[in-house]
RNA sequence: GCUUCAGUGGCACAGUGGUAGCGCACUACCUUGGUAAGGUAGAGGUCGAGGGUUCAACUCCCUCCUGAAGCU
Numbered sequence: 001g002c003u004u005c006a007g008u009g010g011c012a013c014a015g016u017g018g019u020a021g022c023g024c025a026c027u028a029c030c031u032u033g034g035u036a037a038g039g040u041a042g043a044g045g046u047c048g049a050g051g052g053u054u055c056a057a058c059u060c061c062c063u064c065c066u067g068a069a070g071c072u
Stems, first nucleotide, its partner, number of pairs: 001071007010024002013021001018055001026042005048064005
């Protein structure tokens, strides 16, 4: 330099056009003599950045940034 893949709450991940969710973690409460486990509820993400297409974009297209793999 070229090709491919990935980037989504604190962490690991889902979500392939109709406005984002699960698990763990966190907070409060219930339960216990007290922990742990369990249960209920809650908070937390403008989806890597900027444009474009569309009535509507995490999703499709372009450029850039970061990371991984491969080729030279």